[in-house]
Molecule: small-subunit ribosomal RNA
Organism: uncultured bacterium
RNA sequence: GGACGAACGCUGGUGGCGUGCUUAACACAUGCAAGUGGAGCGACGAACCAGGCUUCGGCCUGGGGCAAAGCCGCGAACGGGUGAGUAACACGUGGGUAACCUGCCCCGAAGACCGGGACAACCCGAGGAAACUCGGGCUAAUACCGGAUGUGGUCACCGUCCAUAAGGACGAUGAGCAAAGGAAGCUUCGGCCUCCGCUUCGGGAGGGGCCCGCGGCCCAUUAGCUUGUUGGUGAGGUAACGGCUCACCAAGGCCGCGAUGGGUAGCUGGUCUGAGAGGACGAUCAGCCACACUGGGACUGAGACACGGCCCAGACUCCUACGGGAGGCAGCAGUGGGGAAUCUUGCGCAAUGCGCGAAAGCGUGACGCAGCAACGCCGCGUGGGGGAAGAAGGCCUUCGGGUCGUAAACCCCUUUCAGGAGGGACGAAGCCUCGGGAGUGAAUAGCUCUCCGGGGUGACGGUACCUCACGAAGAAGCCCCGGCUAACUACGUGCCAGCAGCCGCGGUAAUACGUAGGGGGCCAGCGUUGUCCGGAAUCAUUGGGCGUAAAGCGCGCGUAGGCGGCCAGAUAAGUCCGGUGUGAAAGUCAAAGGCUCAACCUUUGAAUGCCGCUGGAAACUGUCUGGCUUGAGUCCGGGAGGGGCGAGUGGAAUUCCUGGUGUAGCGGUGAAAUGCGCAGAUAUCAGGAGGAACACCAAUGGCGAAGGCAGGUUGCUGGGCUGACACUGACGCUGAUGCGCGAAAGCCAGGGGAGCGAACGGGAUUAGAUACCCCGGUAGUCCUGGCCUUAAACGAUGGAUGCUUGGUGUCUGGAGUUUUAUAGUCUCCGGGUGCCGCAGCUAACGCGUUAAGCAUCCCGCCUGGGGAGUACGGUCGCAAGACUGAAACUCAAAGGAAUUGACGGGGACCCGCGCAAGCGGUGGAGCAUGUGGUUCAAUUCGACGCAACGCGAAGAACCUUACCUGGGCUAGAAUGCCUCUGACACCCGUAGAGAUACGGUCUCCUAGGGAAACCUAGGCAGAGUGCAAGGUGCUGCAUGGCUGUCGUCAGCUCGUGUCGUGAGAUGUUGGGUUAAGUCCCGCAACGAGCGCAACCCUUAUCGAUAGUUGCUAGCGGUUCGGCCGAGCACUCUAUUGAGACUGCCGUUGACAAAACGGAGGAAGGUGGGGAUGACGUCAAGUCCUCAUGGCCUUUAUGUCCAGGGCUACACACGUGCUACAAUGGCAAGUACAAAGCGCUGCAAACUCGCGAGAGGGAGCCAAUCGCAAAAAGCUUGUCUCAGUUCGGAUUGGAGUCUGCAACUCGACUCCAUGAAGCUGAACUCGCUAGUAAUCGCAGAUCAGCACGCUGCGUGAUACUAUCCCGGUCUUGCACACCCCCCUACAGGCGA
Repeated sequence: GGACGAACGCUGGUGGCGUGCUUAACACAUGCAAGUGGAGCGACGAACCAGGCUUCGGCCUGGGGCAAAGCCGCGAACGGGUGAGUAACACGUGGGUAACCUGCCCCGAAGACCGGGACAACCCGAGGAAACUCGGGCUAAUACCGGAUGUGGUCACCGUCCAUAAGGACGAUGAGCAAAGGAAGCUUCGGCCUCCGCUUCGGGAGGGGCCCGCGGCCCAUUAGCUUGUUGGUGAGGUAACGGCUCACCAAGGCCGCGAUGGGUAGCUGGUCUGAGAGGACGAUCAGCCACACUGGGACUGAGACACGGCCCAGACUCCUACGGGAGGCAGCAGUGGGGAAUCUUGCGCAAUGCGCGAAAGCGUGACGCAGCAACGCCGCGUGGGGGAAGAAGGCCUUCGGGUCGUAAACCCCUUUCAGGAGGGACGAAGCCUCGGGAGUGAAUAGCUCUCCGGGGUGACGGUACCUCACGAAGAAGCCCCGGCUAACUACGUGCCAGCAGCCGCGGUAAUACGUAGGGGGCCAGCGUUGUCCGGAAUCAUUGGGCGUAAAGCGCGCGUAGGCGGCCAGAUAAGUCCGGUGUGAAAGUCAAAGGCUCAACCUUUGAAUGCCGCUGGAAACUGUCUGGCUUGAGUCCGGGAGGGGCGAGUGGAAUUCCUGGUGUAGCGGUGAAAUGCGCAGAUAUCAGGAGGAACACCAAUGGCGAAGGCAGGUUGCUGGGCUGACACUGACGCUGAUGCGCGAAAGCCAGGGGAGCGAACGGGAUUAGAUACCCCGGUAGUCCUGGCCUUAAACGAUGGAUGCUUGGUGUCUGGAGUUUUAUAGUCUCCGGGUGCCGCAGCUAACGCGUUAAGCAUCCCGCCUGGGGAGUACGGUCGCAAGACUGAAACUCAAAGGAAUUGACGGGGACCCGCGCAAGCGGUGGAGCAUGUGGUUCAAUUCGACGCAACGCGAAGAACCUUACCUGGGCUAGAAUGCCUCUGACACCCGUAGAGAUACGGUCUCCUAGGGAAACCUAGGCAGAGUGCAAGGUGCUGCAUGGCUGUCGUCAGCUCGUGUCGUGAGAUGUUGGGUUAAGUCCCGCAACGAGCGCAACCCUUAUCGAUAGUUGCUAGCGGUUCGGCCGAGCACUCUAUUGAGACUGCCGUUGACAAAACGGAGGAAGGUGGGGAUGACGUCAAGUCCUCAUGGCCUUUAUGUCCAGGGCUACACACGUGCUACAAUGGCAAGUACAAAGCGCUGCAAACUCGCGAGAGGGAGCCAAUCGCAAAAAGCUUGUCUCAGUUCGGAUUGGAGUCUGCAACUCGACUCCAUGAAGCUGAACUCGCUAGUAAUCGCAGAUCAGCACGCUGCGUGAUACUAUCCCGGUCUUGCACACCCCCCUACAGGCGA
């Protein structure tokens, strides 16, 4: 995707044609479904007709014939239902029957004569509840019986002919064998004639029985089955053959080409699907079979072992008077039940068909129709045209609009279908009846007619169809919108609720849930579920595979089977061609036709692979025959080898024993210990015993089918190779079942036992250590015999044969060349064994004449992972176990190869204050500061490894401030636009904590125009109203921007090309070198970009220019101060230049890049420092800088005010400061900076104060004045190792300054107080030069507040190595080492 006898959910206008218990072959109430014939028969006898009688009520006789029962005939064996059983000659197909039957029907031949006796009905009687039964009596027949006849048929025997396995046809003789009548008409009443029926025989048609070939399910975890079994003889039986049955005889029959057993199943035409081959199915329709409550049986009959017959048994149901009886819906309706689920107790025999009948006709739940059900297929409709103010409304929105949408409204039309009214069929052929005609007949009768005319007969049905009126009027839903897959937004929800076919959605912006709007698809339906086929080449015949994904048996020998070399002849089984029979119809397909179309139906044609018969062909396969030598094999010569089995034999070593020498240890390990040893070990010498294995040779080597095989000698023996003649003549290859071999371990019996060594013991290791390590040590390892039969038994590669470029080793034969020489070299021909590699193959890796290439033949094996090589069964085994080998259940994967990354207590290389070497710290103390925690009304918020924690914060007393408490406001504290006003405010007073409220006072400004009033514009202030506000509220995981980090690490990429199926690779790897992917060389790469470097700033040297506020060499002056004149040389300042480039020399290096050394130089190999931060990573940080989506809030989460808090304090951590002292403290004196800052400012001198500071105010908008004293340092004095003259916390008192204000909560000063602390455990941090450490100075913020931060100067030691920690190339994992994997145990879950 298609299909369905479907079901379920939502929905539902109409018609046609079909279809409708797939489950309980479960049980059935009720009605109907098989009768008919009076022209076979007896009896009964209503209406009606005729006659007679009558008391007028009716009765009798004859005809007539409805209905019911009986005898008899035919039918009931058909039609209808169902699919339980059946794996079978049941079915399909093709044959056979010389082994058979056949009522009714057709054709032909012949016949039907004479007799007889009963039984129903009926009558009488009896029994029984009933069903029904019994006895007696009467009676008919086309019922029954006897005799005759015998065309004929049957049987027996004989003959002829044909055929054969038995037989058939014809002829002769003998025996026995038939019958029924009825109706109409005519009649001279004798009968005749027509039709129907009857009997015998032959033939036909149609139907059936039996037999056979072939075909169609699963399981081998079903391998053996069979005694009437297989056959024979005889008999019986049947319509008929036959072990169908029986007696006897023989011992057969079937089976791996699947018997027997088990499971499942009606079979077929066909149906569905598929390109086909196939696969699945077997409703409706049609053929066959089987069955009829279950099982069995026969009767009748032409036909049954009989659905609506009988008998018996059983179960069930019903009736009963308990003694007995009745029943069989798998017929049509219908009921109960079961089930997801399947209809009316309808109409009619009008048609078609069937039964009976002479016929009319009767019967018919067959059938024809109708009803119910969208169950299916097909058709039609639910309106058509116009219509933009793009209405209202909904939804969305960037607020502009967009969309539903010409959709609606509105205007103009139409009227199918439904509803109403009227008309109104075909189906009717036939039959009946009336009239006519014709035929038959002796006939005008009867009968017949496919001749003509009139009338009658319709369930459906007043239906189809036609017409009229009416009015757009009555008629649309379902599913879907993440991808597959056509179709998107909003809201709600927030891993909830839910969705889901697979992948997967949902954890606050869900196109995936729910709803809405919109859209897509289909449409009286749409979805879902189930099943089948397809896609699926995913069982592969067409059309797959097996080195590593699942898959080659461990190896050989060999049976059946399969396959098989060259030439020729024959045959015709396979094969091919022609003809013919068959292949039912329906269906499918094609062409026509009929319903308005279609579905549906009709006709015709084609097709129907198979099978049968027949004629032909002879290439190929088969078979038969004859030949050949190349496949295969044999004989002969040669030669290699751990090939196999046995016997005997050798040396080295280990261990043990004996003896000697000798003394304290030995042994063992990472380190030890257990162990051995003074009873003499280890070591060493000599002798002896015993077992096992064979160093060197030795190999990338040899042999074997595989397992496997190694000291040396010898006996027996297998195979392979080579050389050369001869011989056989396809003898070959493979190989299911089978048989044999088969490492190690293991088992049984008996030996043996040196070393080693499962188990076991001990010592260590460890959290534990039933291990790894050590000391011992039993089975075993060895031999003989017997089992076991498995291995990563691997080349993870079955065997055989042929073909297909090469190169290079090696082993072993042979030939040639050369040579004195087979010693050697070289070349060639075989056989084996390796490496590399072309084509080709492969998913890739790889394979590649030793194929995984190209082909043929044969065998084995595979079909997602787990469960599981498990369970059960079977076979084998002493056992262990082996072989064979499932399912339930469960998962959405398991797996292969390769790629790129990350990781590793993998490897290689390199770098980095990474380690090491050092210096100084932190961690201990006190304090400062930040954080956690705790507390609190609040202790606002953020930051959390490195990369949060003296961080945002370059400075919280108020403010800041976002927090808390309380008091106020609500278009609001602030802004824009619009309108109005010129007042409010400032200022003062009152109330209040203040915000605020009230009162007083005050009264617009500027410009232009105008005479003025005033107008216009702008500003300021206020008010009003609306648009608009506000939010440090949430989300940094919705975002922008900015920032941190890896990391100033050397990397990250692209274009084109090339390689690869692809991911991707190459470039970027490699050899060197560098700080560097820096540069050089090489290279299927060539180039390029972002990074590196350089360009920029600063610093170090020099020059030029410029000299004030800077400087002062020389000159003059001087108050001795560059102070003044003077000067610009120097320093310096600040602008512009120069300089450094591995440029030069040498060595090394590859003639390179570069490295090392040197010269010169202020500076040398990047001179130092800064700025500069690639692709990216961390959902890193920030919504509280700013911006911004969404959400939330709007008399509050906004805003104003006062006070409080952010400063709390048992505690923990980070970062710092000060110290613990003598390289020091204190005191006095004295020297040397740089860089900054200063008008709301820096502030000198001077005075006061112990001091903080105050007064004061010169000078300075600063190279001019000021801050400003630099400090460590140096000199001198003192202290003398102590909790101190170290240390300064804490606390008391007194002050200074800033500021509205120092209580919570500032800094500083003085006096007093004088805590801890004596160098800091584990751990841990920074630093390679103007660097660390030390010392001070300045600045930002700032009213005030600095131990923090940012700058500035002062100013050391060390320099070796790659162990630890972080970057590039190669090997094990992919949620990526918090990995993967194995085993054991435990727990859980399922069956």